This is a predicted structure of a 95-nucleotide RNA (TPP riboswitch aptamer (THI element)) from Agromyces albus. The sequence was found by an Rfam model in a public genome assembly. Lineage of the source: Bacteria > Actinomycetota > Actinomycetes > Microbacteriaceae > Agromyces.
RNA sequence: GACAGUGACACGGGGUGCCGCACCAUGCGGCUGAGAUCACACCCGUCGAACCUGAUCUAGUUCGAACUAGCGAAGGGAUGUUGCGUUGAGCGAUC
Numbered sequence: 001g002a003c004a005g006u007g008a009c010a011c012g013g014g015g016u017g018c019c020g021c022a023c024c025a026u027g028c029g030g031c032u033g034a035g036a037u038c039a040c041a042c043c044c045g046u047c048g049a050a051c052c053u054g055a056u057c058u059a060g061u062u063c064g065a066a067c068u069a070g071c072g073a074a075g076g077g078a079u080g081u082u083g084c085g086u087u088g089a090g091c092g093a094u095c
Base pairs, nucleotide, nucleotide: 001087002086003085005084006083007082008081009080010079011045012044013043014042017031018030019029020028021027022026051076052075053074057070058069059068060067
C1' cells in the first nucleotide's frame, strides 16, 4: 500500500400485515414473521431481494395474511473510519 475473511465505532436506509371480538376514539385476543407503529428493538447498507415501484399483479395455497413459484439478468435503493487477519513493495539491521 492492497484485499478474501472478521470485529468495533460512527453514520445512514427500511418495514409494521392478516383474522376475530368489542366498538367506532380506539382497545383486546389470535396468526405468521427477525421485526406487526416505537422498541434507545429488529432487518439492511453497493458482493446491496433489507425495503420501495410495477402491484388492488399472475398461478398454487390459506378463512385471510403469511407461505411457494413467477414477474426478476426489470426499474430504484442506504458507507465511512478503524482493529485483527491475509498479502505486496521499499528501507534498515543481523546471520